[in-house]
RNA sequence: GCAGAAAAUGCCAAAUCUAUCAUGAGGUAGAGACGGAAAGCCACGGAUCUUAAUUAAGACAGCCGGGUUGCUUCUU
Numbered sequence: 001g002c003a004g005a006a007a008a009u010g011c012c013a014a015a016u017c018u019a020u021c022a023u024g025a026g027g028u029a030g031a032g033a034c035g036g037a038a039a040g041c042c043a044c045g046g047a048u049c050u051u052a053a054u055u056a057a058g059a060c061a062g063c064c065g066g067g068u069u070g071c072u073u074c075u076u
Stems, first nucleotide, its partner, number of pairs: 003073001011036002016031006034062001040068003044065003048059004
């Protein structure tokens, strides 16, 4: 430098419950672990979802691509 099989000292935390914010999709905090080698970050493309109506404005990074920054080491 390439690659991403296996693993988890450490890391994150689905469903669900509680509180709170939002019209809503959902966000945040606590509890909790189904899982995760980017389940770190970015709404750029597609998908999906929401809206007091909507030629618009939003949600989602744990749906798939893409960008970017990192951890580890069976092998080369």
c-di-GMP-I-GGC riboswitch aptamer from a Deltaproteobacteria bacterium, 76 nucleotides, folded computationally.
NCBI's taxonomy places the organism under Bacteria, Pseudomonadati, Myxococcota, Myxococcia.
Rfam family: c-di-GMP-I-GGC riboswitch aptamer. Clan: c-di-GMP_I riboswitch clan.
It was read from a public genome assembly, where an Rfam model found it.